The RNA shown here (Bacterial large signal recognition particle RNA) has 264 nucleotides and comes from an Anaerolineae bacterium.
């Protein structure tokens, strides 16, 4: 070195989860890489960690070790969006109260503010009017008897002269009933363009002297509080996503390395 027959080994890995761990089924990533059976309220194992059975390849493109790249998965940190959900400190708005008087308006030399002063509104007191009530005056009517004056008839007493009581009648009149209300007198108010006195007051109205420019706060705007909203903030919970650490790491790329018999 070449055949020719073996052997190790290969004929997918990996990640996350599960687990004491490892495999494996089920997912997810790579991506073509025999075959049955068995598995998630699981299945087989135990560091040499899937069990069983069958197959083909077979020392190299295919097996092993290192590097290198680097899909994907995990963690951890930060940051960014959406989304629900609690807050109302702070920004901001809405409504309102107050401040100040910078803008714009308003009143002001036909005189502001401010100081004296009168009168009104506000009370008390007395009056005056009017109104209502009652009463008194006044007319009218107003007693069968038991109220008056006259009292016809009649009666009664007397011898007589002459006296008495009295109905009706006519006349008054008393309680009373109407009435008249000009004046009169008491009482009383849901009454007054009414008078006098007092008091109070500076809210409002109104005048009048004074005095010589402010006064005032409607909007806009500033501050200051109050309720409220919750857009931005702040708290949390979920979901996506950028970025960074870690940590595994598939395909792939380069290096290296790797057995036994025979026979020529």
């Nucleotide at each position: 070195u070449c055949g020719u027959g073996c052997u190790a080994g290969a004929c997918g890995g990996g990640g996350a989860g599960c687990u004491a761990g490892c495999g494996g089924u089920g997912c997810c990533c790579u991506g073509u890489a025999c075959c049955c059976g068995c598995a998630a309220u699981c299945c087989g194992c135990u560091a040499c960690a899937g069990c069983g059975g069958g197959g083909u390849c077979g020392a190299a493109c295919u097996c092993c070790c290192u590097c290198c790249c680097g899909a994907g998965g995990c963690u951890c940190g930060c940051c960014u969006g959406g989304u629900c959900u609690g807050g109302g400190a702070c920004u901001g708005c809405c409504u309102c109260g107050g401040u100040g008087g910078a803008g714009c308006g308003g009143c002001g030399a036909u005189g502001a503010a401010g100081g004296c002063u009168g009168g009104g509104u506000c009370c008390u007191g007395c009056g005056c009017g009017g109104c209502a009530g009652a009463g008194a005056u006044c007319c009218a009517c107003g007693a069968a008897c038991c109220c008056c004056g006259u009292c016809a008839g009649g009666u009664c007493c007397g011898g007589a002269a002459g006296g008495a009581a009295g109905c009706a009648g006519c006349g008054g009149u008393a309680a009373g009933u109407g009435g008249c209300u000009c004046a009169c007198u008491c009482u009383g108010g849901g009454c007054g363009c009414c008078g006098c006195a007092g008091g109070g007051g500076c809210u409002c109205c109104u005048g009048g002297c004074u005095g010589g420019a402010g006064c005032a706060a409607g909007c806009u705007g500033g501050c200051c509080g109050a309720c409220g909203c919750a857009a931005g903030c702040c708290g949390g919970g979920u979901c996506a996503g950028a970025c960074g650490u870690g940590u595994c790491g598939a395909c792939g790329g380069a290096g290296g390395g790797u057995g036994c018999a025979c026979g020529a």